[in-house]
RNA sequence: GAAGUCGGCCAGGCAAUCGCUGGGGGUGCAAACCCCUGGAGGAAAGUCCGGACUCCUGAGGGCGGGAUGCCAGGUAACGCCUGGGCGAUGUGAAUCGACGGAAAGUGCCACAGAAAAUAUACCGCCGAUGGCCGCAAGGCACAGGUAAGGGUGAAAUGGUGCGGUAAGAGCGCACCGCGUCGCUGGCAACAGUGGACGGCAGGGAAAACCCCAUCCGGAGCAAGGCCAAAUAGGGAAGCAACGGUGCGGCCCGCACCGCUUCCGGGUAGGCUGCUUGAGCCAGUGAGUGAUUACUGGCCCAGAGGAAUGGUUGCCCACGACAGAAUCCGGCUUAUCGGCUGACUUCCACU
Numbered sequence: 001g002a003a004g005u006c007g008g009c010c011a012g013g014c015a016a017u018c019g020c021u022g023g024g025g026g027u028g029c030a031a032a033c034c035c036c037u038g039g040a041g042g043a044a045a046g047u048c049c050g051g052a053c054u055c056c057u058g059a060g061g062g063c064g065g066g067a068u069g070c071c072a073g074g075u076a077a078c079g080c081c082u083g084g085g086c087g088a089u090g091u092g093a094a095u096c097g098a099c100g101g102a103a104a105g106u107g108c109c110a111c112a113g114a115a116a117a118u119a120u121a122c123c124g125c126c127g128a129u130g131g132c133c134g135c136a137a138g139g140c141a142c143a144g145g146u147a148a149g150g151g152u153g154a155a156a157u158g159g160u161g162c163g164g165u166a167a168g169a170g171c172g173c174a175c176c177g178c179g180u181c182g183c184u185g186g187c188a189a190c191a192g193u194g195g196a197c198g199g200c201a202g203g204g205a206a207a208a209c210c211c212c213a214u215c216c217g218g219a220g221c222a223a224g225g226c227c228a229a230a231u232a233g234g235g236a237a238g239c240a241a242c243g244g245u246g247c248g249g250c251c252c253g254c255a256c257c258g259c260u261u262c263c264g265g266g267u268a269g270g271c272u273g274c275u276u277g278a279g280c281c282a283g284u285g286a287g288u289g290a291u292u293a294c295u296g297g298c299c300c301a302g303a304g305g306a307a308u309g310g311u312u313g314c315c316c317a318c319g320a321c322a323g324a325a326u327c328c329g330g331c332u333u334a335u336c337g338g339c340u341g342a343c344u345u346c347c348a349c350u
Base pairs, nucleotide, nucleotide: 001346002345003344004343005342006341007340008339009338010337012315013314014313015312016311017310018309020039021038022037023036024035025034026033027032041321045332046331048330049329050328051327052326053220054219055218056217060252061251062250063249065216066215067214068213069212070084071083072082073081074080085099086097087096088095089094100211101210105209106208108204109203122150123149124146125145126144129143130142131140132139133138158176159175160174161173162172163171177200178198179197180196181195182193183192184191185190224272225271226270227269234263235262236261237260238259239258243257244256245255246254279298280297281296282295283294284293285292286291
């Protein structure tokens, strides 16, 4: 100097002028007016997870169903985050993982190939022993043996070497691989091993069924609470205690005593929930870290068909994606740019 990886912060600014709104105050009989102060995001998006809160006739048990899936921590909790292990990608910084179990069972692996699991024999190799021919030497390759060589395939039933054999084969042996046990390190997942035993369960895949471990009531601020007002305490049909209703499905249990369907009528107004929070900022301590403790400081949107807008001038990084609706912790997606920290690789010079 160039190219990257992982984080943090900002998200147009200033001035003038007119306008909107939450809270506080003042004037006024009222209508209204004046002053002070606050007023959208890093994702407010998705509605995907987890909760707080509210209600459901106890929310209990079992089955079914669903979710997560290495280990250890963090957190109110989680399918999230942090650290570690194993595996994959990358030269690397790093990134990703639907990461328990294939020796419980069932099913699957196209095409090619003899054959893809009760394993097999296409081309081959042998033919010792038995068979045929030959006086014999020997020949044939029938019976039989074989899976080392070749071929097919993503994958062919451990690999290399030596011995052995008629030719071969873990058939035997050595080493490697695999399995079990031990020892060492680690809380653990795991890693190592010049330890011992075993010739050894062919491989993939469970985001196939399945097995195992852990967890899971339901509905949601249009939840819910209060006040006022109005109407028709209307009509019909059905079930009814051996019954009905309630709790997402089923069964048991529990609670209550009526319940279900159809037609028709009235009201849909006001207040509240509504923003002080598992809150934010700073410092110090503990910890690898996520995070946490203490001390000090701050109050930071609450609309109600939905408020923060319009105009002018200057500056500039020329501003994208984009607007709260009960609230919070995450994840995912979209995105113009600016500032900044650490780390990696390459080139040149010293």